Context: one part of a larger RNA
């Protein structure tokens, strides 16, 4: 000093383990806030440092319901000292308190601070000072006031309701890169992507043809699957990429302008032209024209409606239409008849039953050896609408929690149900005929200039429009990929509208040919923490005694609360808290050989 073997140290890999995570399914919710949210500061416990929960009623109050013996939350045990079958502690429904900050909203601010005014009120002889309410902006409405300016207006004052903020994703507008790709780039693509802003709802958007088809029809929008990587577009380059048409999911249609008619108000006109229709009367601030508001009408493309005429058809009753008779029309009760809160009017109530937030009852095993412990094994037995799971000293249907089945709510919510109750419409409609009112105008169309259509100006149709121009009213007007004809379709410039479609921050409940501690969320542990950095912002490491603290009394070595030896406890202590198993790289020690 090497190499063997045996035996340590270290260190923490591996095995096994799960407290935590990841997906997916069903269901549920789909918001929360000026009644102060989201998120915080700062307090609050007998001692109280961190979580957690709670707000000066501060680990908590009331109250109704479960539930039934122990309890004063965790890390974290212990001492004090209390509650409690008069039913705590727990759990669930409702309330009540609920400082500051924060949209923060009396002002002002370097968040959690500072400093006001105005009402009431407690104190004071009176101030000072403590309470409680109000004091923010903008939009709507309603009412007071009131300029220049006469009337008004606009200003300002107040009363009432909304709004503002936060929230994973998804909707719908408005804005809009580039890196890359073309193996460079400039059109093109990446992409209407990413980001920004605005707004909405549990869904949003779209939507009831001026659509498509093609000589047969179809029938409103959304979404799948197909047609299809097709027909096309394309420095015909990279690359983009349709419909028609077939199958299904899921189904719902409707209101408005106007034409006429009526009433209110306005401005013109204006002695008779009028007052539902006929004859007599009798009035005339009436008619008449335009505007405007409300009511009635009315909604269509085999064109429709509106006026007018004819027929045909329609339950009482009562009332008004200047008056009397006939005739018509209008309202309003009665009867009958229909429909409804998601559109088509529109607010909702009560009741049941149904779910939901606590819970309740639930079958059946016992023995012997072996072990430190039996649920393993022998040996006999029962349950089973229950042989899911999970725990118990080692693999339990029958030991506990549960499981199959069944049952429950005072209070709250919930809405697809049902029933009244409530509303609301119809009981003047059809049919032929006249006529020739009406049928959405800074529009359609065109001409530049641009988006968008799968289409890049292209033969470019469709759609939208910055700016200039400009129709027609059913003898109309629009598309059918330039344009024309002739044919076929449907009506556009005005509105609502569930389902079937996206998503999941959140709640429950079930699975997982998902991970098991360098994995699996950045975190199984005081995790968005300790840390870094002016900040915007980055961002960990760290799991495991033992069935059970039974966590080693008492003795000794020491300078020692270090460390270690006896003894004790435990099956095990080489399980001793630096605690499961202990791999290696690293250091010892011990015999044997060998230099």
């Nucleotide at each position: 000093g090497g190499c063997a073997c045996a035996u340590g140290g270290u260190g923490g890999a591996u095995g096994c383990c799960u407290a935590g995570g990841c997906g997916a399914c069903a269901a549920g919710a789909g918001g929360c806030g000026a009644u102060g949210a989201a998120g915080g500061a700062c307090g609050u416990g007998g001692c109280a440092g961190g979580c957690u929960g709670c707000g000066a009623u501060a680990u908590g109050c009331c109250u109704c319901g479960g539930g039934g013996a122990g309890c004063c939350g965790c890390c974290a045990a212990a001492c004090a000292g209390g509650c409690u079958u008069u039913g705590a502690u727990c759990c669930g429904g409702g309330g009540a308190u609920u400082u500051c900050c924060g949209a923060a909203u009396g002002g002002g601010g370097a968040a959690a601070c500072c400093c006001a005014c105005c009402c009431g009120a407690a104190g004071u002889c009176a101030u000072g000072u403590u309470c409680g309410g109000g004091u923010a902006a903008c939009u709507g409405u309603c009412g007071g006031u009131g300029a220049a300016u006469c009337c008004a207006u606009a200003g300002c004052c107040g009363g009432c309701a909304g709004u503002g903020g936060c929230g994973a994703a998804c909707g719908c507008g408005g804005g809009g890169a580039a890196c890359u790709g073309a193996a460079a780039c400039a059109u093109c693509u990446c992409a209407g992507u990413a980001c920004c802003c605005g707004u909405a709802g549990g869904a949003g958007a779209a939507g009831a043809a001026a659509u498509c088809a093609a000589u047969u029809g179809a029938g409103a929008u959304u979404c799948c699957c197909u047609u299809a990587g097709u027909a096309g577009c394309g420095g015909u380059g990279a690359g983009c990429g349709a419909a028609c048409g077939g199958g299904g999911a899921a189904c719902a249609g409707c209101c408005u302008a106007a034409a006429c008619c009526a009433u209110g108000c306005g401005u013109a006109u204006g002695u008779a032209a009028g007052a539902c229709g006929g004859c007599g009367g009798u009035c005339g601030u009436u008619g008449u024209a335009c505007g405007u508001a409300u009511g009635g009408g009315g909604u269509u493309g085999c064109g429709g409606g509106a006026u007018c005429u004819u027929g045909c058809g329609u339950g009482g009753u009562a009332u008004u239409u200047c008056u009397g008779c006939c005739g018509g029309a209008a309202u309003a009760c009665c009867g009958g008849g229909a429909a409804g809160u998601u559109a088509c009017a529109a607010a909702g109530g009560a009741u049941g039953a149904c779910g939901u937030u606590a819970a309740u009852c639930g079958a059946a095993c016992c023995a012997g050896g072996u072990g430190g412990g039996a649920a393993a094994c022998u040996g006999g037995g029962c349950c089973a609408u229950a042989g899911a799971g999970g725990g118990u000293g080692a693999g339990a249907g029958c030991c506990c929690c549960g499981u199959a089945g069944a049952u429950g709510a005072a209070a709250g919510c919930g809405g697809a149900c049902a029933u009244c109750c409530c509303u609301u419409c119809c009981u003047u409609g059809c049919a032929a005929g006249a006529c020739a009112c009406c049928c959405a105008a800074u529009u359609a169309g065109c001409g530049c200039g641009g988006g968008g259509c799968a289409c890049g100006u292209g033969a470019a149709a469709u759609c939208c429009u910055g700016c200039g121009u400009g129709a027609a009213u059913c003898c109309g007007g629009g598309a059918g990929g330039a344009c024309c004809a002739u044919c076929u379709u449907c009506c556009a410039a005005g509105g609502c509208u569930a389902a079937a479609u996206a998503c999941u921050c959140c709640u429950u409940g079930u699975c997982g040919a998902c991970c098991g501690a360098u994995a699996g969320u950045g975190c199984a542990c005081u995790a968005g923490u300790a840390c870094c950095g002016u900040g915007a912002g980055g961002g960990a490491a760290a799991g495991g005694u033992g069935a059970a603290a039974a966590g080693u009394a008492c003795u000794c070595c020491u300078g020692u609360u270090a460390g270690g030896a006896g003894a004790g406890u435990g099956a095990a202590a080489u399980a001793g808290u630096a605690c499961c198993u202990g791999a290696a790289a690293c250091c010892g020690u011990g015999u044997g050989c060998c230099u």
Large-subunit ribosomal RNA, domain I from a Deltaproteobacteria bacterium, 595 nucleotides, folded computationally. It matches the Rfam family "Bacterial large subunit ribosomal RNA". Gene Ontology terms of the family: ribosome and structural constituent of ribosome. Taxonomically the source falls in Myxococcia (Bacteria, Pseudomonadati, Myxococcota). The full RNA is in RNAcentral, with records from ENA.